RNA sequence: AAAUAUCUUCGGGGUAUGUGAAAUUCAUAAUCGACGGUGAUUGACUUGUGUCAUAAGUCCGUGAGCCAAAAAGGCUGAUUCGGUGUAAAUCCGAAACCGACGGUAAAGUCCGGAUGGGAGAAGAUAGAC
Numbered sequence: 001a002a003a004u005a006u007c008u009u010c011g012g013g014g015u016a017u018g019u020g021a022a023a024u025u026c027a028u029a030a031u032c033g034a035c036g037g038u039g040a041u042u043g044a045c046u047u048g049u050g051u052c053a054u055a056a057g058u059c060c061g062u063g064a065g066c067c068a069a070a071a072a073g074g075c076u077g078a079u080u081c082g083g084u085g086u087a088a089a090u091c092c093g094a095a096a097c098c099g100a101c102g103g104u105a106a107a108g109u110c111c112g113g114a115u116g117g118g119a120g121a122a123g124a125u126a127g128a129c
Base pairs, nucleotide, nucleotide: 004126005125006124007123008122009121010120015029016028017027018026030109031108032099033098034062035061036060037059042053043052044051045050057097058096065075066074067073079095080094081093082092083091101112102111103110
């Protein structure tokens, strides 16, 4: 000093109006964006190499959900155009698009399974002299 083991804590956001007997479900207009990676962003430090923090809902994966007696395993949403540039599906500008299951007037935003589960993050102890 590391792998690893055990434990603790943390770990998802969001609505108004209209119509109607009834809708946070329809219509109109709003509004939200979990975790890891990548990344040319921004900031701080540094002579510099560089270091630290930060940066994608739609890229690569994961998670919740569903199927399966169970496990293994399987299924599971959405982006284009323009600009800069050696290089951008990530930067800048613009316009789009997406969102489990059950309930209920048809739901990303309400209620419920859920005081649950959870990718993962931080810390403590052992490892450790």
FMN riboswitch aptamer (RFN element), 129 nucleotides, folded computationally. The coordinates come from a structure-prediction model, not an experiment, and the mean pLDDT is 79. The sequence was found by an Rfam model in a public genome assembly.